[in-house]
RNA sequence: UCUGAAACAAGGCAAACCCGUCGAAAGACGGCGUCGCAAAGUUACCGGCCUACCGCCGCAUCAUAACGGCAACGGCAGCGGGACUACCAGA
Numbered sequence: 001u002c003u004g005a006a007a008c009a010a011g012g013c014a015a016a017c018c019c020g021u022c023g024a025a026a027g028a029c030g031g032c033g034u035c036g037c038a039a040a041g042u043u044a045c046c047g048g049c050c051u052a053c054c055g056c057c058g059c060a061u062c063a064u065a066a067c068g069g070c071a072a073c074g075g076c077a078g079c080g081g082g083a084c085u086a087c088c089a090g091a
Base pairs, nucleotide, nucleotide: 001091002090003089004088012037013036018031019030020029021028022027035078041084042083043082045081046080047079048076049075050074055070056069057068058067
């Protein structure tokens, strides 16, 4: 540096549900839990996906609210790719 997760050794992480907190939401954090994961370690650079407070437009109306549409500056790394780092074994 590459390959592998079948095996060896040490192990590691923790989905969903539920509880609490933050948030408009998506979601995040902590706890429980153990679906899975050879990078399910880190990183929003690319694609994709999710949400829509504020904003704009429409509808409605005396005017608002409600409703609908658009839209990230908000998110998802356990959607895929990229970048960085990494245990064991073998070459």